A computed fold for a 1487-nucleotide RNA from an uncultured rumen bacterium, annotated as small-subunit ribosomal RNA.
The sequence is in RNAcentral, with records from ENA.
[in-house]
RNA sequence: AGAGUUUGAUCCUGGCUCAGGAUGAACGCUAGCUACAGGCUUAACACAUGCAAGUCGAGGGGCAGCAUGAAUCAAGCUUGCUUGAUUUGAUGGCGACCGGCGCACGGGUGAGUAACGCGUAUCCAACCUUCCCCCUGGUAGGGCAUAGCCCGGCGAAAGUCGGAUUAAUACCCUAUGUUCUCCUCUGAGAGCCUUUGACGAGGAGCAAAGAUUUAUCGCCAUGGGAUGGGGAUGCGUCCGAUUAGGCAGCAGGCGGGGUGACGGCCCACCUGGCCUUCGAUCGGUAGGGGUUCUGAGAGGAAGGUCCCCCACAUUGGAACUGAGACACGGUCCAAACUCCUACGGGAGGCAGCAGUGAGGAAUAUUGGUCAAUGGGCGAGAGCCUGAACCAGCCAAGUAGCGUGCGGGACGACGGCCCUAUGGGUUGUAAACCGCUUUUGCAGGGGAAUAAAGUUCGGCACGCGUGCCGUUUUGCAUGUACCCUGAGAAUAAGGACCGGCUAAUUCCGUGCCAGCAGCCGCGGUAAUACGUAGGUGGCAAGCGUUGUCCGGAUUUACUGGGUGUAAAGGGCGCGUAGGCGGGCAGGCAAGUCAGAUGUGAAAUCUCCGGGCUCAACCCGGAAAUUGCAUUUGAAACUGCAGGUCUUGAGUAUCGGAGAGGCAAGCGGAAUUCCUAGUGUAGCGGUGAAAUGCGUAGAUAUUAGAAGGAACACCAGUGGCGAAGGCGGUUUGCUAGGCUGUUACUGACGGUCAGGGACGAAAGCGUGGGGAGCAAAUAGGAUUAGAUACCCUAGUAGUCCACGCUGUAAACGAUGAGCACUAAGUGUCGGGUUACCGGUGCUGAAGUUAACACAUUAAGUGCUCCGCCUGAGUAGUACGGUCGCAAGACUGAAACUCAAAGGAAUUGACGGGCACCCGCACAAGCGGUGGAGCAUGCUGUUUAAUUCGAAGCUACGCGAAGAACCUUACCUAGACUUGACAUCCCUGGCAAUGCUAUAGAAAUAUAGCGGAGGUUACCCAGGUGACAGAUGGUGCAUGGUUGUCGUCAGCUCGUGUCGUGAGAUGUUUGGUUAAGUCCAACAACGAGCGCAACCCUCGUCUUAAGUUGCUAACAUUUAGUUGAGAACUCUUGAGAUACUGCCAGCGCAAGCUGGAGGAAGGUGGGGAUGACGUCAAAUCAUCAUGCCUCUUACGUCUAGGGCUACAGGCGUGCUACAAUGGCUGGUACAACGAGCAGCAACACGGCGACGUGAAGCAAAUCUCUUAAAGCCAGCCCCAGUUCGGAUUGGAGUCUGCAACUCGACUCCAUGAAGUUGGAAUCGCUAGUAAUCCCGAAUCAGAAUGUCGGGGUGAAUACGUUCCCGGGUGUUGUACACACCGCCCGUCAUGCCAUGGGAGUCGGUAAUGCCUGAAGUCGGUAGCCUAACCUGCAAAGGAGGGGGCCGGUGAGGGUAGGAUCGAUGACUGGGGUAAAGUCGUAACAAGGUA
Repeated sequence: AGAGUUUGAUCCUGGCUCAGGAUGAACGCUAGCUACAGGCUUAACACAUGCAAGUCGAGGGGCAGCAUGAAUCAAGCUUGCUUGAUUUGAUGGCGACCGGCGCACGGGUGAGUAACGCGUAUCCAACCUUCCCCCUGGUAGGGCAUAGCCCGGCGAAAGUCGGAUUAAUACCCUAUGUUCUCCUCUGAGAGCCUUUGACGAGGAGCAAAGAUUUAUCGCCAUGGGAUGGGGAUGCGUCCGAUUAGGCAGCAGGCGGGGUGACGGCCCACCUGGCCUUCGAUCGGUAGGGGUUCUGAGAGGAAGGUCCCCCACAUUGGAACUGAGACACGGUCCAAACUCCUACGGGAGGCAGCAGUGAGGAAUAUUGGUCAAUGGGCGAGAGCCUGAACCAGCCAAGUAGCGUGCGGGACGACGGCCCUAUGGGUUGUAAACCGCUUUUGCAGGGGAAUAAAGUUCGGCACGCGUGCCGUUUUGCAUGUACCCUGAGAAUAAGGACCGGCUAAUUCCGUGCCAGCAGCCGCGGUAAUACGUAGGUGGCAAGCGUUGUCCGGAUUUACUGGGUGUAAAGGGCGCGUAGGCGGGCAGGCAAGUCAGAUGUGAAAUCUCCGGGCUCAACCCGGAAAUUGCAUUUGAAACUGCAGGUCUUGAGUAUCGGAGAGGCAAGCGGAAUUCCUAGUGUAGCGGUGAAAUGCGUAGAUAUUAGAAGGAACACCAGUGGCGAAGGCGGUUUGCUAGGCUGUUACUGACGGUCAGGGACGAAAGCGUGGGGAGCAAAUAGGAUUAGAUACCCUAGUAGUCCACGCUGUAAACGAUGAGCACUAAGUGUCGGGUUACCGGUGCUGAAGUUAACACAUUAAGUGCUCCGCCUGAGUAGUACGGUCGCAAGACUGAAACUCAAAGGAAUUGACGGGCACCCGCACAAGCGGUGGAGCAUGCUGUUUAAUUCGAAGCUACGCGAAGAACCUUACCUAGACUUGACAUCCCUGGCAAUGCUAUAGAAAUAUAGCGGAGGUUACCCAGGUGACAGAUGGUGCAUGGUUGUCGUCAGCUCGUGUCGUGAGAUGUUUGGUUAAGUCCAACAACGAGCGCAACCCUCGUCUUAAGUUGCUAACAUUUAGUUGAGAACUCUUGAGAUACUGCCAGCGCAAGCUGGAGGAAGGUGGGGAUGACGUCAAAUCAUCAUGCCUCUUACGUCUAGGGCUACAGGCGUGCUACAAUGGCUGGUACAACGAGCAGCAACACGGCGACGUGAAGCAAAUCUCUUAAAGCCAGCCCCAGUUCGGAUUGGAGUCUGCAACUCGACUCCAUGAAGUUGGAAUCGCUAGUAAUCCCGAAUCAGAAUGUCGGGGUGAAUACGUUCCCGGGUGUUGUACACACCGCCCGUCAUGCCAUGGGAGUCGGUAAUGCCUGAAGUCGGUAGCCUAACCUGCAAAGGAGGGGGCCGGUGAGGGUAGGAUCGAUGACUGGGGUAAAGUCGUAACAAGGUA
């Protein structure tokens, strides 16, 4: 510090996800030790049991228990000892009781609380403070009770009542009382209108407790201190405006009450205020801080342990006592719950420490000790202390240590696994040798924590301490630590290995099982699932899950945006607010600097130190960025004055304009009406129809009516804030611009709320209504057509008044000011300097790019609005507005990993432009109809083997299925096999012949066999293996088809672009061509094109047989002699290059011409760029993997591939006279031939047979070419056309023609009379037509491949169809239009809104009732202290009762609000290959 993920690729925007750190954690697997620290986050749920607050006898009465002593008695006996009993408070001491102090601390928890609760700073002249310290003074005299104990009553108990008696440091009265409090007088000083009030004088009121060892400890009063507390204030302190108004003691005053004290804290009266958009009130959530985690920081999140503060103690209320409480282990009342009960009544409160149950993913021992630290009481010893210190449990965290170290190669075994079977790897790892001993085990020694305090004694001084000596105190603990001994001995796992992210192989599985943080893996070769081996990274831990920060500049203060990605308000005005021109002084609020106080400790950082190190702990420093006070500075902001004119404004001279409102006027056109002329149509469309018209339309002429809109001018022209504004005239009215001078003197800019304006449609009331026209009707179109088109047509459109308040209200660009190159068009003004608008092109700059660019999207400043992934959704709920429609405000659950912008390359378009092709057109001939042949589908079958499937499958693989082929079926056989290699044993055989059985394979028997002799061959055996036309062409090689013989496809360097990419390769010409030329940020190059190759056409030359024959001779015949001229054959060459001429052109080149056998690539062939179609082929072959192995292999016989209702493709033959038949007659070329071609002769009507010459072939044979030509017949018919089909008879091949061959002869003589929609081929020696040959092959072509003969027609042209190329354009496509994609409906699931209602919670309000307590009042009742009184009695005071106020809780009523649930219902999301259409993306077929 970044990375992955949207795309074919790119840049950007933007979300999601990951790597880091942290944790009071939990879960999974695993686990050796030590130290430190931590441990109910959930039910503030309920709690059994034990403990957690007592102490003081030096306050008191006492004596239950214990101990001692004494006395008496008894027993034992020993005559002074033991035991027992009784008595005795005499002693130690002490249960219970009175009294004092403590129990308000310590410990727990975080429910409540959004608050002066907390933090920080300040204040109290408005306050209190037990114990402690200091100063001063005092401690006098009396008195009445009561608990305990005893007696008695009631009660189950808890307890309670009565009587008698008694003490105090308990209680009461009186005295004195410096001070203190209050009252009166005085009045210094301050202030001076009111007021405050020192010193002083007088008066009134208020105290005390004793104990004792005689040394002290207590007690009372006042003042001061310290400590602790109380109160007030400034500032800070979460979310929600879908909470905007709230408050009734509420705000203030006067007077009281109350309190320790101020105060509406409370009360009576008076006033009507107070809080609030700087967020009141309400709702939700939450203890706050020091700090903790994270982060570079700013921030964000958190508040467990430790420290400080607060609040609470089952829930609610209340007071009492006290210095202090409204009290966790106190009281009273109410409520809920639990327990006891004799049913009458009682008891209880673990959010103390342990512990239990429950809840939960989850959190420990019913431990030890007061030794230390601290607390309470005590004079003290001491007692108490679940505070505390220790221990136990838990890897829950942090830190440290260990599980050994060194050598050791046969690179062992094993695994394994992998493997090219050679090996590799685990791996110096192990074994083995040497060494060490942390830890653990055993044995021994053995601290510190106690420098403290206690007891006793002594000494010193200053009466309380110190010093010395002595004595005693340790839970943890025989622990830490140290020494010794033996011994590698006691000690390694978990997750990961596709990318991010370090680390890979095999097997299994086969979109299954599963994985997954994101992207995504898995459908038979998975580095992604599950094992295994191996690797990398951590390590007593490792992973997973949850949560927080980070990365995320993804809420942006630091530090973002808003034309098109999310985002500028529709537009003015304007309030609050924030912002604001020049100059000179003043002040000092902000600002800056210094100082002081504070900012607790702990924490963090640095330095140093202590535990063996570290974590941890200790000491010091720094820091604590804050607040307050104070002293200064004065640049900037601010404040209050002064001044200026440039911002702003006013006046004035001009001038432009569809600016607004109102009233009038005008012509053209449409429609309707009237009248005339006139006749059969009009109208409308792609084509029609509905419609109108003989009752006279349309057309035309004249007149009249009515409504609406204003042609031309008209213009990226004008005006307006926007919406918007267009005939013309008048009136009223607003704004802007230019120029001139004068005036005011910052008066400004922006603007949350607010309030105006605001297209169209729509709504209300009343008018109006010509044209147009939602709805609607009809006609068309269509599969449908609730549309597009047509004919009609109502609201509406128009006017007046009112409402609505929205638009792609757009420049998708808020307003204002300033600055920053030019050029150019236009409007307005102007003294031609310029100013103000409105457009275009462009510099710098900006931008993701497109683009913007003085009219900014540039550079700055000010203010406002808005945005933060997509969908859900501008939806729901709530609120406000509206007559309604609806508008404004405006979510969530849930789902996804994208959604999106700009640009790029392709592909595509029922986009455009150019070009080409038998692509169309122009022609010729076909197919589609018939019969037959052949292939395919389908069907059938035991099998009808398999493959090929639009073009690019279908006379294709197959250049040839009777057996074989053959892969299929049935049946019969074989199992190391029909075929290959290796091993062992045996053999003379192997091959062959015969016979028998059998369909054959095969089996058995016999015969024959002399080559070979470790070999070969055969038989048998054994296992390695053979074998497979079994699967996968979507695992492959090779080969092939197709686009397409189309002209394209690329590269290097350079340049442009952030980049994908572009340029080159585009453009203008030209070409068959990316062929060439010109231009050009390109310059070159490669694969293609062309050429080089073959062949045909012309010539030359060489050669001259088997070919040829002009001349000479010869013959039936180039037959022979001869010839080498010609043809021909085979070689080698030549020729054509736009070379020449004319025209055009820059050139390339084109057009025409000459010459030439051939003319512009002369014809044909071979030759097929980068690539596309997961195209075809595992059945040519090869091959990975999988499958079969007495069978999916092999052999044999027979059958099948030849089936046959139907369909399709490709062909042949025809339908006839340009013909058929008969006879005669002429002219080829390519080829083939020995298991062959076969002349010729004979036989047969013929297929053919018999005999047989020649020829391995320019020699012989196949081999008569046919159409043609010359004659004859036929005469337009189902024929002398056509030949299918069938009967009969034959021939040939072959082991064999039944299934199932070809051919011949005789007979038979079907359909068919030129073929619907549709469709194919061909541009010249071509189509058409006519024969010939060959391969395969025993035989079997209408197919295929070749050959020659005869030999046309047409092409104006490129609008259209198809295919292709180039450029351009649009795109939501990229699997690329056979693309993408929308909505309803049907089905499952999920969350959610409404909903008659139902249920529950919360906080208030009104009324009723009202406990305890407190306050006030009060006739009777009760009453020790004081007063009066001889007494009786009375009084004061107190208690009780009663009354009143307040008051928790309860009841009740109507509302508010939140939640749960609800028949039914609404839409939303999602899911699989459902249904219907095709709305959008191309002009998406109606933009």